Molecule: Bacterial RNase P class A
Organism: Bacteroidales bacterium
């Protein structure tokens, strides 16, 4: 220097013409017109998590269901984030250790289940082998066959085979015993807020699997702006069928149950008649920007400044021009904080590779 990957930031501006929504002002009886201001995003997306807000009756209980799972902290809250701990992988180093990446990381001596193929056996391990005893055969302290027993050292199978290596011991063997090492949970001490680490002591060596059931701990009421509040308009409180009328039809706060509350001008179905417009919720807020201070950091405090879409069949657009090119993903619908996913080009940072120069 180039290329690839990852991360962060950015996410075209200017001029002219035409057009659209909202607000303000003026004009107009009104419909509307004119002028000015303003008008999508970093993800507005997926709707995954948390919260605000609203309704349900501002009783309650049991069972079930769902989610989370190392520690401390941040936060309105979170399953999000920050800083750390453990485990594991990669690189460097004689080593102590250093640097970087990943990590759903409670429990497998509470119980149950499962572990393909192969293998005797996948957790009540004897297939081969080794050893002992008996019988029989072969001239037999040896060999073979059959039967009974001992054995997890060796072989074989497997992803995984009952702590590893060595020695003693033994008929042969085995943590059976011993030395060293490994692992597990425990006690004590020290350091740390803590996860945890280090050391000592005594104990044990029982395969794996909980994104299998499960256990433990913690949390969760349901619904969702078509929530909901109000105004206006309209009327058939009629007709037909069924249920119920307090011994209770039906409704209500949840998946089920109990309990509780409301409940007769009632409830369900049919056919039919009427209305089908508007306002609020709804954009000033855990708001944005700047500065200072605190903190390793997420973040917080203080001060100053700013107002930044609000449609409802739904506005935010189009054309031309030069700027080398103007292009990516993509369009608000109650709001906010996260996460995840998508993204052309440019800038910066990091890693890796190649080439050149010194």
């Nucleotide at each position: 220097a180039c290329a690839a990957c990852a991360g962060u930031u950015u996410g075209g501006g200017c001029u002219g013409c035409c057009g659209c929504g909202u607000c303000u002002g003026c004009c107009g009886c009104a419909a509307g017109g004119c002028a000015g201001a303003u008008g999508a995003g970093g993800a507005a997306a997926g709707u995954c998590c948390g919260g605000g807000c609203a309704a349900c009756a501002c009783a309650g209980g049991g069972c079930g269901c769902c989610a989370u799972a190392c520690u401390u902290c941040c936060u309105a809250a979170c399953g999000g984030g920050a800083a750390g701990g453990g485990u594991u992988c990669c690189g460097g180093g004689c080593a102590a250790c250093c640097g970087g990446g990943a990590u759903a990381c409670a429990g497998a001596c509470a119980g149950u289940g499962c572990c393909a193929c192969a293998g005797a056996a996948a957790a009540u391990a004897a297939c081969c082998g080794u050893c002992c005893c008996g019988a029989c055969g072969g001239u037999a302290u040896c060999c073979g066959u059959c039967g009974g027993g001992a054995u997890a050292a060796g072989g074989g199978u497997g992803a995984a085979a009952a702590c590893g290596u060595g020695a003693g011991g033994u008929a042969a063997g085995g943590g059976c015993u011993c030395a060293c090492g490994g692992c597990a949970a425990g006690u004590u001490a020290u350091g740390g807020u803590g996860a945890c680490a280090u050391a000592a002591c005594a104990u044990g060596c029982g395969g794996g699997u909980a994104a299998a059931c499960c256990u433990u701990a913690u949390g969760g009421g349901u619904u969702g702006a078509a929530a909901g509040a109000c105004c206006a308009a309209a009327u058939a409180a009629a007709c037909c069928g069924g249920a119920g009328c307090a011994u209770g039809a039906g409704g209500g706060c949840u998946g089920c149950c109990c309990g509780c509350c409301c409940g007769a001008u009632u409830c369900c179905g049919g056919a039919g008649g009427g209305u089908a417009g508007g306002u609020c919720g709804u954009u000033a807020g855990a708001u944005u920007c700047c500065g200072c201070a605190g903190g390793u950091g997420a973040c917080u405090g203080c001060g100053g400044a700013a107002c930044c879409a609000g449609a409802u069949a739904a506005a935010u657009g189009g054309c031309a021009g030069a700027c080398u090119a103007a292009a990516a993903c993509a369009g608000a619908a109650c709001c906010c904080g996260g996460c995840u996913u998508a993204c052309g080009g440019a800038a910066c940072u990091g890693u890796u590779g190649u080439u050149u120069u010194a």